Annotation:
Transfer RNA from a Candidatus Azambacteria bacterium, 74 nucleotides, folded computationally. The prediction has a mean pLDDT of 80. It matches the Rfam family "tRNA". The family's RNA type in Rfam is transfer RNA. Rfam describes the family as follows. Transfer RNA (tRNA) molecules are approximately 80 nucleotides in length.
[in-house]
RNA sequence: CCGCCCGUAGCUCAAUUGGACAGAGCAGCUCCGUUCUAAGGAGAAGGUUGGGGGUCCGAGUCCCUCCGGGCGGG
Numbered sequence: 001c002c003g004c005c006c007g008u009a010g011c012u013c014a015a016u017u018g019g020a021c022a023g024a025g026c027a028g029c030u031c032c033g034u035u036c037u038a039a040g041g042a043g044a045a046g047g048u049u050g051g052g053g054g055u056c057c058g059a060g061u062c063c064c065u066c067c068g069g070g071c072g073g074g
Base pairs, nucleotide, nucleotide: 001073002072003071004070005069006068007067010026011025012024013023019057029043030042031041032040050066051065052064053063054062
């Protein structure tokens, strides 16, 4: 320098070839539980989908660009 893949909650990952309000587990929080802690149970919350722009009635998904990470080639 060139090509390919990835980036979604604090962490690990979903989201069925663009369509219902972006979900799950774990962690954390509140309550129950216990003499206290733990196990266990219940509940609520947590998101500019890496940044910006574009296409579209509609974008996590498609296009462009930048940033970060990984792999391969020279």